[in-house]
Molecule: small-subunit ribosomal RNA
Organism: Caldifarciminota bacterium
């Protein structure tokens, strides 16, 4: 000392939450011991039993027992004396303490300091005086009565410390009078004289003397005397107690006014004693915002607890005080009392009863019920302290001391210690190597606290008693010293001895705060949680396990305080925008207050005394082994009161001053205010007069108006209602506000003289006054506008935006109303802190213009604006006009919701307005700012994105995939762009993952291990048999092979086999556990980094800005300077060129071959020319061409723009230009995007099955719906016949020339080709010529039927192809969509991968013909950059609001009912007081006062309540769509109206 927790993230406000401490606790799980505390916090409920006041015989009479000794006796007794004892009664003293509780009390208390000159005090202590005489009841006791009982009652006797009288009497009291001396008032002390009143008791001891009883011992009565304990006056003190003061401690103002004995006087009564304490009278006081009175909750304090302190909280146990004793209420006695264990009375309750009456009061010890979460023994003991009575012994004491009982606290001990493995065992985990549990245990050694047993044994005790001695007394008492007795705890503490690790460990918690992690179960279920939150199949958050942390005879949880919370802030916070400045003045208490000088000393400082109990708290020391605990001594106790000083503040007085405020005198501006008058624009309405067919209004319309004549347009009248231009960032006002012009009344500022008064000042709670719009009341008015309404639109609706009408208002006169985003969201006043630039509006000054005036500059006021230093602030920003730095006063805040609600109260005609909660609820609600995303925001800019065009698709048959659907099965998987001829680039069997159904189990494959074979079984060939097959089974043969060693007979091992066993296997789940690799934004131009620099930061700058550019491509600028990924180059093909090379490619010229045709020679046969074919063959190396290098373009030249630069236009040369056309390539990232079914691969899961093997079947189903194709609908066609030109591919189980055969598909026989060679291979559109003649056709080919061909083990389910035959829908296809910008579209064929075949019309390529249009960036989609707005950040498919339905919950009103407090009037009245009269009686009789009852009216404050009001909350209801982006009608404030509902509109306001 912080910490979590609002945000993608900051910072800041602010709430809620933890950590700490601390309890008179419960509560859950545990539990060895001891010392020392401490234990009904709820029922001030009720209470059985015992105990808890009472003593005193030395105050008195009486009784009884006992022990003695006498007398008497009828022996049965009686009777006395003397000693001891106990003892009802009477009397005394004490039951007023002690012990308990805390209802009740907000002041009659308490607590600190004071006061009593207004008191009182028994027993104690000191002093002075006194105690003489004299009478008299009443108990007990006797006798008698009544009652169950409790008691009660008549009569007789009797003692006294009991009552009375009389006597005396002071220093008492009170009265008179005369001094003296003091004090705050009233007085008050004290000196004298006089006068008056008021006392009393005795016991006990000795010892004397009498006297009475006795036989004596002795004992009893009187008097003396002395001693002692008490009496009795009076003064003092001690100690306690009354009363009074001041000052101090709760919450409510939704309690605002209280008060009738109330305030005060006179006089009186009462008290110990002041007083309105009570009483009569008088008089109207008194209290109150510095909180009266009323409600609510409480005993207060010394302390205790926390806390740095300041404060906060609390009154438990221990002390002070105060208060109660069932509830109420009263008095008596008494020194004290309105009396816990006295009394009386009325209540409630409980018991007893004979029903007639009576008992009783644990909130004293114990106990017991009852109530609660919840608290002991019906203990022992008077041995100590104290306490009560006694002369003492003693008795009493449940106070005390001590024992029990309970981890309820604090505090000490123990549950052993040492050794002991590179580390059993068992659990856990594991990457299977190993790690944890762990030196832990076992195992050796040692000790013995605690325990068990044994034994010894205390402090606490002095006193007191008794004895004995000494001293002392006349004697006792008495002083000192011996010896004795006396302890509940206590079988104690404590010490000694045996024994033996033995009798002793739990509880919490391990996501983050917060110290501790891993496994296994679970699957948003069970459940956890103090806040954040976890849990929906890999959960360190749940349960459980092993480990681990932290405390420990404990630990946790829960309530309850203080802290952290500066989150009530005195110390110590705040109000522009987070909660928070009042709507503006004026003023009243209050607070604050200029400059000198003098006094006072009030606050204030200093210093003195007192007091601030004791404990408690620090400090020392000390006692119990320590320590809790206890003691002694010191401090402290922050306070108060006194007294003396100190005078600078401050306050008072008194006297000055002018700087503050204020007058005066000149001047100055203004839309300050009221009143009256006057004007003109527009407007509309009438009139008339022109004029026609419409106007009007909208996005478009239509409602409306207008042939009855409108709109328009003229002229004339009428009315209301606001004043254009001036004009402004302008002025004035305290705000609200204020705007034609003119007059008049009238507030307030400023600016100049320095002329007067002298502090007359600021603020300002309450008060009062102003106070925008709308609204109310009354009367007026009434064009325009216009809430509501009425009607057209628009809408899915349109209670609205838009249109038409349109009343209330809106104006005016008087009156209410009191509110607003009444806002700079920023009180009012003063001071003090750099400046620069506007305006408005004075004073000086100087210059200009010729003046009145103007203009312009400098200075210097007051206004009112921008920018900005210092500083300020979360940031925004604010900054002489502060939000800076200060000083005074005021108002207001303390988390969001509920809610400015509800109730009460005030005000209001009403709307309503002020003041203004709590239940409950949520973990947040905020503010600013900063990246984003995202706007129906804004600017620049790019793309087949629109638009231009060409062709489609959406219709039709068909094929293909898809959904659904169906089924045993139709495996799975892909899904909006970015699934849907996708994974498939080939499903008849397989593939195959699915279905049925038959089989297999070490398995169809791998490796390892143990067993057995390895010439008897295995294996292996052949064959039966069941079988669709796999598979089972049986029976012959044969049973071999490799190495290495051999003594040759064999062994040893391998390779195969079988048996078991580890394991294999899985197209079984998780792409939301991954990797890999893809798809998309997107070939879009972007994404970052390092330093640096600004920002508290999150970040930002760089990357933004001006060009340019396909481009973050590139200039320039620039607190940024660099770099990276990417863009572009580098690579690959094509376009021109050059070089190399030259086969299987080429062939121009040269030769030559060979064919074909012509032509001569010729009978032919053949030969010759010529021309054509043909690279066939020498050749060539030119061209094409191959393929391998290079060259080529680089905005290099020119002009123009561009400041300059990057560049950009234009030409020029070139095969080609400004990136030449194409391709390879895809930044940081997004979509938990796709794939566990290529393949890998964690985890889970299957193990005679989820794995393997087979046979059919299935994926090829079909009422539909989508999506990709393909053909077509025709004539730019379509048949049919001819006749050209191509590239790039494929070909050895292929490719297949050629010949035959078949109309075809094909077949059959077969050259060449390992391919620049041979072969696929004839490309086709196109071109030429014919026919078709616009028709469902000579289009279109689907459909079916026959009849084949191949391919394959096999075409049924299910292949392609041929040929005839059949000939379907289709006539350019809604709304709507796609794709294309040049060799592109479009249209044509050719080729291949896959593949036995082939549903491919897909997919990949390849040539061949070969268009159109692009004005242009408005709009729609997608993108980039930048600004802005934001309530969005799972991010616009986003937030989010209100009404209805439904469930739960507090709650507010509610006929009412029901029940608490308190208070008021009447009635009624008990005990006791008090006053009258009568009495003199332990009296009657009356009156007041009373507690309690009863009746009224209200007052409060709570429970309930039919029904009703609105709140909160509660995964996925309903309806809209109001806010957030211009949220699609800017929002929001106030008010009025209206609507299902958010809300719409009016009117005025605000900018957030």
């Nucleotide at each position: 000392a912080g910490g979590g927790u609002u945000u993608g993230a900051u910072c800041c406000u602010g709430g809620c939450u933890c950590a700490g401490g601390g309890c008179u606790a419960a509560c859950g799980c545990u539990g060895g011991c001891a010392g020392c505390g401490u234990g009904c916090c709820u029922u001030a409920g009720c209470c059985a039993u015992g105990c808890a006041a009472g003593u005193c015989g030395a105050g008195c009479g009486g009784g009884g027992a006992g022990g003695u000794c006498c007398c008497c006796u009828u022996c049965g007794g009686g009777g006395g004396g003397c000693c001891u004892c106990c003892u009802a009664g009477c009397g005394g003293c004490g039951g007023a303490c002690g012990g308990c509780g805390g209802a009740g009390u907000a002041a009659u208390a308490c607590a600190c300091g004071g006061c009593u000159a207004a008191c009182c005090u028994g027993c104690c202590c000191c002093g002075g005086g006194g105690a003489g005489g004299g009478g008299g009841a009443c108990a007990a006791c006797c006798c008698g009565g009544g009652g169950a009982a409790a008691c009660c009652u008549g009569g007789g006797c009797u003692a006294a410390u009991c009552c009375c009288c009389c006597g005396u009497a002071c220093g008492c009291u009170c009265c008179u009078c005369c001094g003296g001396g003091g004090g705050c008032a009233u007085c008050c002390c004290u000196g004298g004289a006089g006068g008056a009143g008021g006392a009393a008791a005795g016991g006990g001891u000795a010892g004397c003397g009498g006297g009475g009883g006795g036989a004596a011992a002795c004992u009893c009565c009187c008097g003396c005397u002395a001693c002692u304990c008490g009496c009795c006056c009076u003064g003092g003190g001690a100690g306690g107690g009354g009363g009074c003061c001041g000052u101090g401690g709760c919450c409510c103002a939704u309690c605002a006014g209280g008060u009738a004995g109330u305030u005060g006087g006179u006089g009186g009564g009462g008290u110990a004693a002041c007083g309105g304490c009570c009483c009569a009278c008088c008089a109207a006081g008194c209290c109150u915002g510095a909180g009266a009175c009323g409600g609510g909750u409480a005993g207060c304090c010394g302390g205790c607890g926390u806390g740095a302190g300041a404060g906060c909280g609390c009154g438990g146990c221990c002390g002070g005080c105060c208060c109660g004793a069932g509830g109420g209420g009263c008095a008596c006695u008494g020194a004290g009392a309105c009396a816990c264990g006295g009394g009386c009375c009325c209540c409630a309750c409980u018991c007893c009863u004979a029903c007639g009456g009576g008992a009783g009061g644990c909130a004293g010890c114990a106990g017991g019920c009852u109530g609660g979460a919840a608290a002991u023994a019906u203990g022992g003991g008077c041995a100590a302290u104290g306490g009560g009575c006694g002369a003492a012994a003693g008795c009493c004491u449940g106070a005390c001391c001590c024992u029990g009982c309970g981890a309820c606290g604090c505090u000490g001990c123990g549950u052993g210690c040492g050794g002991g493995a590179a580390g059993a065992a068992g659990c856990c985990c594991u990457u299977c190597g190993g790690g944890g549990u762990g030196u832990a245990a076992a195992c050796c050694g040692c000790u013995u606290u605690u325990g068990u047993g044994g034994g010894g044994g205390a402090c606490g005790a002095g006193g007191c008693c008794c004895c004995c001695a000494u001293c002392g007394u006349a004697a006792g008492g008495g002083a000192u010293g011996g010896g004795g007795g006396u302890g509940a705890c206590g079988g104690u503490a404590c010490c000694c001895c045996a024994c033996g690790a033995a009798u002793a460990a739990g509880c919490c918690a391990c996501g983050g705060c917060u110290a501790a992690c891993c496994u296994c179960g679970u699957g948003c279920c069970a459940g956890c949680a103090g806040c954040c939150g976890c849990g929906g199949u890999a959960a360190u958050a749940c349960g459980g396990g092993g480990g681990u942390g932290g405390c420990a005879a404990g630990c946790g949880u829960u309530g309850c305080c203080c802290g952290g919370a500066a989150u009530c802030a005195c110390u110590g916070g705040g109000c522009u925008u987070a909660a928070a400045g009042g709507g503006g003045g004026u003023g009243u208490a209050g607070g604050c207050g200029g400059c000198c000088g003098g006094g006072u000393g009030u606050g204030u400082c200093g210093g003195g005394c007192g007091u601030g109990u004791a404990a408690u708290c620090u400090g020392a020391c000390g006692g119990c082994u320590c320590a809790a605990c206890c003691g002694u001594c010191a401090g402290g106790c922050u306070g108060c009161g006194u007294c003396c000083g100190a005078a600078a503040c401050u306050a008072c007085c008194c006297g000055g001053c002018u700087a503050g405020a204020g007058g005066g005198c000149g001047c100055c501006a203004g839309a300050g205010g009221g009143a009256g008058g006057c004007g003109g624009a527009a407007c509309u309405c009438c009139u008339g007069g022109u004029g026609u067919a419409g106007c009007g209004g909208u996005g478009a319309a239509a409602u409306g108006c207008g042939u009855a004549g409108a709109u328009a347009u003229c002229a004339g009248g009428g009315g209301g209602a606001a004043c254009g231009c001036c004009g402004a960032a302008g002025g004035c006002g305290a705000a609200g506000g204020c705007a034609g012009c003119c007059u008049c009344c009238u507030g307030g500022g400023g600016c100049g003289c320095u002329c007067c008064u002298g502090a007359c000042g600021c603020u300002g709670a309450g008060g009062c006054c102003c106070g925008a719009a709308g609204g109310c009341c009354a009367g007026g008015g009434g064009a325009g506008c216009a809430a509501a309404g009425g009607g057209g639109a628009u809408u899915a609706g349109a209670u609205a935006c838009c249109c038409c009408c349109g009343u209330a208002g809106u104006c005016c006169u008087g009156g209410c109303a009191g509110u607003a985003a009444a806002c700079g969201a920023u009180g009012u006043g003063g001071g003090c802190u750099a400046g620069c630039c506007g305006u408005c509006u004075g004073g000086c000054c100087c210059g200009c213009c010729u003046u009145u005036g103007g203009c312009g500059g400098g200075c210097u006021g007051g206004g009112u604006g921008g920018c900005g230093u210092a500083g300020g602030g979360a940031a925004a920003c604010c900054g002489u006009u502060a939000a800076g730095c200060c000083c005074a006063c005021c108002g207001c805040c303390u988390g969001g919701g509920g809610a400015g609600u509800a109730c009460g109260c005030c005000c209001g005609c009403a709307a309503g307005g002020g003041u203004g909660a709590a239940a409950c609820u949520c973990a947040a609600a905020g503010g600013a700012a900063u990246a984003g995303a995202c706007g129906g925001g804004a600017g620049c800019c790019c793309g087949c994105a629109c638009a231009a065009g060409c062709g489609g698709c959406g219709g039709a048959g068909c094929g293909c995939g898809u959904g659904g659907u169906u089924u045993a099965a139709u495996u799975c998987g892909a899904u909006g762009c970015u699934g849907a001829c996708c994974g498939a680039a080939g499903a008849a069997c397989c593939u195959c993952a699915c279905c049925u159904g038959g089989g297999c189990u070490u398995g169809a494959c791998a490796u390892c291990c143990c067993g057995c074979c390895g010439u008897c079984a295995a294996g292996c060939c052949c064959g039966g048999c069941c079988g669709a097959a796999a598979g089972g089974u049986c029976g012959g043969g044969u049973g071999a092979g490799c190495c290495c060693c051999u003594u040759c007979g064999g062994g040893g091992g391998c390779a195969g086999g079988c048996g078991g066993g580890a394991c294999a296997g899985g197209a079984g789940c998780u792409g939301c556990a991954c990797g890999g690799c893809u798809g998309u934004c997107g070939u879009c131009a972007g994404c970052u980094c390092g330093u640096g620099u600004c920002g508290u930061g999150a970040g930002a700058u760089g990357u933004u800005g001006g060009g340019u550019u396909a481009a973050g491509u590139c200039c320039c600028g620039c607190a940024a300077c660099g770099a990276g990924c990417g863009c572009a180059a580098c690579c690959c093909c094509u376009g021109c060129c050059c070089u190399u090379a030259g086969u299987u490619g080429c062939c121009a010229g040269c030769g030559g071959g060979u064919c074909g045709c012509a032509c001569g020679c010729c009978c032919u046969c053949g030969c010759g020319u010529g021309c054509g074919a043909u690279g066939c063959c020498g050749g060539g190396g030119a061209c094409u061409c191959u393929a391998a290098g290079g060259g080529g373009a680089c905005u290099g030249c020119c002009g123009g723009c561009g400041a300059a630069g990057a560049g950009c236009c234009g030409g020029a040369g070139g095969a080609a230009g400004g990136a030449g056309g194409g391709g390879a390539c895809g930044a940081c990232g997004u979509c938990a995007a796709g794939u566990c079914c290529g393949u890998g691969u964690g985890g889970c899961c299957c193990u005679u099955a989820u794995g393997c093997c087979c046979a059919g079947g299935g994926c090829u189903a079909c009422a539909c719906a989508c999506g990709c194709g393909c053909u077509a609908c025709a004539a730019u066609g379509g048949g049919c016949g001819g006749c050209a030109c191509a590239g790039a591919g494929g070909g050895a189980u292929g490719c297949g020339a050629g010949g035959c055969c078949g109309c075809g598909a094909g077949g059959c026989c077969a050259a060449g080709c390992u391919a620049a060679u041979c072969c696929c291979c004839c490309a086709a559109a196109a071109c030429c010529g014919c026919c078709c003649c616009c028709a469902g056709u000579u289009c279109g080919g689907a459909u079916c039927g026959c009849a084949g061909g191949c391919u394959g083990c096999a075409a049924c389910c299910c292949g392609c192809c041929u040929g005839c035959g059949u000939g379907a829908a289709g006539g350019u296809g809604g709304a709507g969509u796609c794709g294309c910008u040049a060799g592109u579209a479009a249209u044509c064929a050719c080729c291949u991968a896959u593949c036995a075949g082939c549903u491919a019309u897909g997919g990949g390529g390849u040539g061949g013909u070969g268009a159109a249009u692009a004005c242009g960036u408005u709009c729609c989609c997608g993108g980039g950059c930048u600004c802005u707005g934001u309530a969005c950040u799972c991010a616009c498919c986003g937030c989010c609001c209100g009404u209805c339905a439904c469930g739960c919950c507090a709650u507010g009103g509610g006929a009412g009912c029901c029940g608490g407090g308190a208070g008021c009037g009447c009635c009624u009245g008990a005990a006791g007081c008090c006053c009258c009269g009568c009495u003199a009686c332990g009296g009657c009789g009356g009156g007041g006062u009373g507690a309690g009852g009863g009746c009224g009216a209200g007052c409060u404050c709570g429970g309930u309540g039919a029904c009703u009001g609105g709140g909160g909350c509660g995964a996925a209801g309903u309806c809209g769509u109001a806010a957030c982006a211009a949220g699609g009608u800017a929002g929001c404030c106030g008010u009025a109206c209206g609507g299902g509902a958010a809300c719409g509109u009016g009117c005025g306001g605000c900018u957030g």